About this RNA: A computed fold for an 80-nucleotide RNA from a Planctomycetota bacterium, annotated as c-di-GMP-I riboswitch aptamer. Of the family's consensus pairs, 95% are formed in the model.

């Protein structure tokens, strides 16, 4: 600087659960604990998923969620 990101070491994040709090509600923060995860860093764009209203039961509005599957964009070691 290109590729890779399989392995080794370093160091990163944290499901389920638990316990305050806040939310009608999915779910959200801290703490605590580790299934896991090389992007489980970051972007609600596409598409699935869930919640609340609505409804002329097709559907629409407004959330939730990227650790569901895609795109986009960055990027440590170490190998080559």
């Nucleotide at each position: 600087u290109g590729a890779c990101c399989u392995c080794a070491g370093a160091g990163g994040c944290a499901a389920a659960c638990c316990a305050a709090u806040c939310g009608u509600g999915a779910g959200a923060u801290u703490g605590g604990g580790a299934c896991g995860c090389a992007a489980a860093g970051c972007c609600a764009u596409g598409g699935g998923u869930c919640u609340u209203c609505u409804u002329u039961u097709g559907c629409g509005a407004a959330g939730a969620g990227u650790g569901c599957c895609a795109g986009g964009u960055u990027g440590c070691c170490a190998c080559c």

NCBI's taxonomy places the organism under Bacteria, Pseudomonadati, Planctomycetota.
Model confidence (mean pLDDT): 79 of 100.
The sequence was found by an Rfam model in a public genome assembly.